[in-house]
This is a predicted structure of a 124-nucleotide RNA (SAM riboswitch aptamer (S box leader)) from a Cytophagales bacterium. The organism belongs to Cytophagales, within Bacteria. The model forms 88% of the base pairs in the Rfam consensus. Its mean pLDDT, the model's own confidence on a scale to 100, is 80.
RNA sequence: GGCUUAUCCAGAAAGACUGAGGGACAGGGCCCGAUGAAGUCUUAGCAACCUUAACGUUAACAGCGGGAUUGGUGCUAACUCCCUUUCCAAUUCUUAUCUUGAUCAGAAUGGAAGAAGAUAGGCG
Numbered sequence: 001g002g003c004u005u006a007u008c009c010a011g012a013a014a015g016a017c018u019g020a021g022g023g024a025c026a027g028g029g030c031c032c033g034a035u036g037a038a039g040u041c042u043u044a045g046c047a048a049c050c051u052u053a054a055c056g057u058u059a060a061c062a063g064c065g066g067g068a069u070u071g072g073u074g075c076u077a078a079c080u081c082c083c084u085u086u087c088c089a090a091u092u093c094u095u096a097u098c099u100u101g102a103u104c105a106g107a108a109u110g111g112a113a114g115a116a117g118a119u120a121g122g123c124g
Stems, first nucleotide, its partner, number of pairs: 002123007013043005021032003026084004044076003048073003055065003080116001085113004090109005096103003
């Protein structure tokens, strides 16, 4: 780096060095940043997955549940910051057509699914 499964509207800070960018990619927005961005180090914290004991289930084992403690990664602005792909329902607005109230189309709002991404586990 690849395949696969699960989750992604919650949560969680300071100090030092450094010195202008950052919010995944591309575009459009909108935010954060010299009251110090990104990065590195130290400490602290959050708690998703994996790991583990007691315990429960069982005649027993296995399995399943469980999940303290510890460890492995991870994370600590904004819904994965929002949108861009498809579909759906309703409402509103607009253009055109004419049957004067309907049809088609477009836009906005809402929802669902998907793509891509992030994290963890497994596999190769």